[in-house]
RNA backbone atom coordinates (compact mmCIF):
# COMPACT_ATOMS: atom_id res chain seq x y z
C1' N A 1 0.00 0.00 0.00
C1' N A 2 -3.83 -3.61 -1.78
C1' N A 3 -7.63 -7.35 -0.69
C1' N A 4 -11.17 -9.89 2.71
C1' N A 5 -14.07 -9.84 7.18
C1' N A 6 -15.96 -7.03 11.18
C1' N A 7 -17.86 -2.10 14.06
C1' N A 8 -25.78 -2.42 16.15
C1' N A 9 -28.04 -1.65 24.11
C1' N A 10 -23.14 -2.10 29.61
C1' N A 11 -21.39 -7.39 27.27
C1' N A 12 -22.13 -11.43 23.33
C1' N A 13 -24.63 -11.16 18.89
C1' N A 14 -29.19 -11.28 15.22
C1' N A 15 -31.50 -8.16 11.79
C1' N A 16 -28.98 -7.56 4.25
C1' N A 17 -34.43 -1.74 1.67
C1' N A 18 -40.42 -0.72 5.05
C1' N A 19 -41.88 -0.37 13.61
C1' N A 20 -34.20 -1.37 15.70
C1' N A 21 -34.37 -6.89 18.38
C1' N A 22 -32.72 -11.53 21.46
C1' N A 23 -29.79 -13.58 25.41
C1' N A 24 -26.94 -12.03 29.50
C1' N A 25 -26.39 -7.78 32.71
C1' N A 26 -29.19 -3.53 35.35
C1' N A 27 -34.03 -1.73 37.89
C1' N A 28 -38.94 -2.77 40.35
C1' N A 29 -42.18 -6.31 42.30
C1' N A 30 -43.56 -11.50 43.61
C1' N A 31 -41.78 -15.97 45.99
C1' N A 32 -38.34 -17.31 50.33
C1' N A 33 -36.81 -17.12 57.61
C1' N A 34 -32.41 -14.80 54.47
C1' N A 35 -29.48 -15.16 50.08
C1' N A 36 -29.30 -17.63 45.58
C1' N A 37 -32.48 -19.78 42.06
C1' N A 38 -37.23 -19.13 39.83
C1' N A 39 -41.58 -15.96 38.02
C1' N A 40 -43.77 -11.16 36.23
C1' N A 41 -42.96 -6.33 34.58
C1' N A 42 -39.38 -2.83 33.02
C1' N A 43 -35.02 0.92 31.83
C1' N A 44 -31.31 1.22 28.21
C1' N A 45 -29.68 2.87 20.88
C1' N A 46 -26.12 9.13 17.00
C1' N A 47 -26.89 1.19 14.11
C1' N A 48 -18.25 3.81 13.85
C1' N A 49 -18.17 9.05 11.10
C1' N A 50 -19.40 12.18 6.73
C1' N A 51 -21.80 12.45 2.20
C1' N A 52 -24.72 10.06 -1.90
C1' N A 53 -28.88 6.86 -4.09
C1' N A 54 -34.09 6.00 -2.80
C1' N A 55 -40.85 7.69 -1.36
C1' N A 56 -38.10 5.11 2.48
C1' N A 57 -31.15 3.16 4.50
C1' N A 58 -28.54 -0.50 10.24
C1' N A 59 -29.14 -2.70 5.22
C1' N A 60 -27.16 -0.23 -1.30
C1' N A 61 -22.83 3.26 -3.18
C1' N A 62 -18.28 6.59 -2.16
C1' N A 63 -14.68 8.51 1.19
C1' N A 64 -12.64 8.36 6.05
C1' N A 65 -11.70 6.17 11.26
C1' N A 66 -10.98 1.74 14.36
C1' N A 67 -10.10 -3.81 14.95
C1' N A 68 -8.74 -8.82 12.91
C1' N A 69 -6.66 -11.72 8.95
C1' N A 70 -4.06 -12.40 4.18
C1' N A 71 -0.79 -10.57 0.36
C1' N A 72 2.90 -7.18 -1.36
C1' N A 73 7.03 -3.40 -0.94
C1' N A 74 11.34 -1.59 1.83
C1' N A 75 14.99 -3.05 5.15
RNA sequence: UGCUCGGUAGCUCAGUGGCAGAGCAGGUGGCUGUUAACCACUUGGUCGCUGGUUCGAAUCCAGCCCGAGCAGCCA
About this RNA
This is a predicted structure of a 75-nucleotide RNA (transfer RNA) from an Opitutia bacterium. Rfam family: tRNA. Its family is annotated with triplet codon-amino acid adaptor activity in the Gene Ontology. RNAcentral records the identical sequence in 3 taxa. The sequence is in RNAcentral, with records from ENA.